[in-house]
Context: one part of a larger RNA
Molecule: small-subunit ribosomal RNA, 3' major domain
Organism: Lottia scabra
RNA sequence: UGACGGGAACUCGCACAAGUGGUGGAGCAUGUGGUUUAAUUCGAAACAACGCGAAGAACCUUACCCAGACUUGACAUCCCCGGCAAAGCUAUGGAAACAUAGUGGAGGUUAUCCGGGUGACAGGUGUUGCAUGGUCGUCGUCAGCUCGUGUCGUGAGAUGUACGGUUAAGUCCGGUAACGAGCGCAACCCCUGAAUCUAGUUACCAGCACGUAAUGGUGGGAACUCUAGUUAUACUAUCUGCGCAAGCAGGAGGAAGGUGGGGACGAUGUCAGAUCAUUAUUGCCCUUAUGUCUGGGGCUACACACGUGCUACAAUGGCCAGUACAAAGUGGACCGAUACCGUGAGGUGGGGGAAAUCACAAAAAACUGGUCGUAGUUCGGAUUGAAGUCUGCAACUCGACUUCAUGAAGUUGAAAUCACUAGUAAUCACGGAUCAGCAAUGCCGUGGUGAAUACGUUCUCGGGUUUUGUACA
Numbered sequence: 001u002g003a004c005g006g007g008a009a010c011u012c013g014c015a016c017a018a019g020u021g022g023u024g025g026a027g028c029a030u031g032u033g034g035u036u037u038a039a040u041u042c043g044a045a046a047c048a049a050c051g052c053g054a055a056g057a058a059c060c061u062u063a064c065c066c067a068g069a070c071u072u073g074a075c076a077u078c079c080c081c082g083g084c085a086a087a088g089c090u091a092u093g094g095a096a097a098c099a100u101a102g103u104g105g106a107g108g109u110u111a112u113c114c115g116g117g118u119g120a121c122a123g124g125u126g127u128u129g130c131a132u133g134g135u136c137g138u139c140g141u142c143a144g145c146u147c148g149u150g151u152c153g154u155g156a157g158a159u160g161u162a163c164g165g166u167u168a169a170g171u172c173c174g175g176u177a178a179c180g181a182g183c184g185c186a187a188c189c190c191c192u193g194a195a196u197c198u199a200g201u202u203a204c205c206a207g208c209a210c211g212u213a214a215u216g217g218u219g220g221g222a223a224c225u226c227u228a229g230u231u232a233u234a235c236u237a238u239c240u241g242c243g244c245a246a247g248c249a250g251g252a253g254g255a256a257g258g259u260g261g262g263g264a265c266g267a268u269g270u271c272a273g274a275u276c277a278u279u280a281u282u283g284c285c286c287u288u289a290u291g292u293c294u295g296g297g298g299c300u301a302c303a304c305a306c307g308u309g310c311u312a313c314a315a316u317g318g319c320c321a322g323u324a325c326a327a328a329g330u331g332g333a334c335c336g337a338u339a340c341c342g343u344g345a346g347g348u349g350g351g352g353g354a355a356a357u358c359a360c361a362a363a364a365a366a367c368u369g370g371u372c373g374u375a376g377u378u379c380g381g382a383u384u385g386a387a388g389u390c391u392g393c394a395a396c397u398c399g400a401c402u403u404c405a406u407g408a409a410g411u412u413g414a415a416a417u418c419a420c421u422a423g424u425a426a427u428c429a430c431g432g433a434u435c436a437g438c439a440a441u442g443c444c445g446u447g448g449u450g451a452a453u454a455c456g457u458u459c460u461c462g463g464g465u466u467u468u469g470u471a472c473a
Stems, first nucleotide, its partner, number of pairs: 001473002003470003007467007015457002019420005026311008034302002042053002064297007073121001077120002079117005088103006123286002126284002132280001134275003137271001139269001144183006150159003163174003189263004195231001197229004204221002208219003235257001238251005313413001317372007329360003334353002339348003379410001384405007426449007
């Protein structure tokens, strides 16, 4: 100087407390461990691994296993030789890869195209993340981490950065052997919240007409909504009180008030943290195989254990009928309307739409009326049987969905444990990426309805500053 303490002081945080809803019990989904297996490919491991890499494992993917094949190779460059021929199609063999024969006729003809050969080499999701780059996680959006000159100390170092206030903040102020500066904080960026101006189509419709069973449907309009550009607005500016100041408390005005709300943004460093399987890359290893191609299987196994979720156990509810109100997205090998067929999944068909124009599209919870009456039920839907639909060469291993039948556990969950402070929790539906299809209840977004509680900092956990002890570095 650090690190540590079941030392001390101050202080912050959904850390506790005060509340709300869960998890832990049930069924199922999903990930992991274990076990099993020919293989169940690999990685991730307290927080910070476990709905994680994977924004989509039937084949492919695919790295694993079995079997069948290839050996200058599926891919690249160089050298030598030969060629009218290569892909495709057909036939035979085969599970296919592939082999043989026929047909076919692109590109090229200085052979730059195809085949054969020789090695140099290709290739490796083989190994080392404790050889590395790059990227990421974490402490932590915590308020810290440093430098120049000066001063102090023999020196390691200290000071600055300690002190008193204040702040979300090393934020600012006062003071001060320090004076300044840098990386962080804040601001500059984006979204959202009221307004001005500009512009009105595909959006809008107040007033004026026309028209319809009805609809901005039509003429028209530029007010309103909205769209998307511009400008301006909030700064403790103003008032009161306190204070040396910084600032704090309260008020007014205002759409908004003290960082308005949210996002992006992550200092010096820590964990030899994670990744050689995104990619790059040192060393090592394989080279008729640890490379390459193909068929089938596996990654989906199942006594069990754990994590994360979904659905429930019901009446603030289930079911039936009717009536409303969104936002954000997506669409050409695509979205698909009206209509017709089917109980339905869906089918037929194809108006319109590269979309503020058309479509997906029905928002759902809500509201109104009816029914059920506390029951393992008109709760709950697992499981199983049968019949189907769709995608796709192909749904047996192993897809989703529909209809009929079946109707399991479950009556609010031990010890323990998690999230959340406001348009938040809770609850309700909608969209998207990936994607032929889908195991999505996941993830990322969007809006609708919309709470309770915070006395406080004794305690638990984590962080910051100062101080103290130390057989630690």